[in-house]
C1' cells in the first nucleotide's frame, strides 16, 4: 500500500504546548472554532474487533482503536408519499475502525 470480511444507532473528559483552522476525497450545504482549529503529550473514560483467562454469559488482563454534529446532511438507483420539488425507507459506491492475506 492493495485485496477480502465484520461493523459503523448509542457511548465517552480535562490539563500542558500549539497558534488558524477543521469537520475523509471532488462539489453542495451546514457546523465547531482567539469563551483557542489542527497536531504533539499526560491523565482520566467509552466499549467496536482480536487474543487470553472461563463450557457459556459475566468479569478480568493485553494489542490496537475511539472520546462535537448519525460516517454532520447531501449526491448515485430504486420504492412509497407528495404540500411540486421536498420528506421517508432500503441499497450502492467512498470513507473509518478491526482481523486476516500479499
Nucleotide at each position: 500500500u492493495g485485496c477480502u470480511u465484520a461493523u459503523c444507532g448509542u457511548g465517552a473528559a480535562a490539563g500542558a504546548c500549539g497558534g488558524a483552522g477543521g469537520g475523509a476525497a471532488a462539489a453542495g450545504g451546514c457546523c465547531c472554532u482567539g469563551u483557542g482549529a489542527a497536531g504533539u503529550c499526560u491523565u482520566g473514560g467509552c466499549a467496536a474487533c482480536c487474543c487470553g483467562g472461563u463450557g457459556a454469559g459475566g468479569c478480568c488482563g493485553g494489542g490496537u482503536g475511539c472520546c462535537a454534529c448519525a460516517u454532520c446532511c447531501u449526491a448515485c438507483c430504486a420504492g412509497c408519499g407528495u404540500u411540486c420539488u421536498c420528506g421517508u425507507u432500503g441499497g450502492a459506491a467512498a470513507g473509518a475502525u478491526g482481523a486476516g492475506c500479499a

SAM riboswitch aptamer (S box leader) from a bacterium, 102 nucleotides, folded computationally.
It matches the Rfam family "SAM riboswitch aptamer (S box leader)". Rfam links the family to the GO term regulation of gene expression.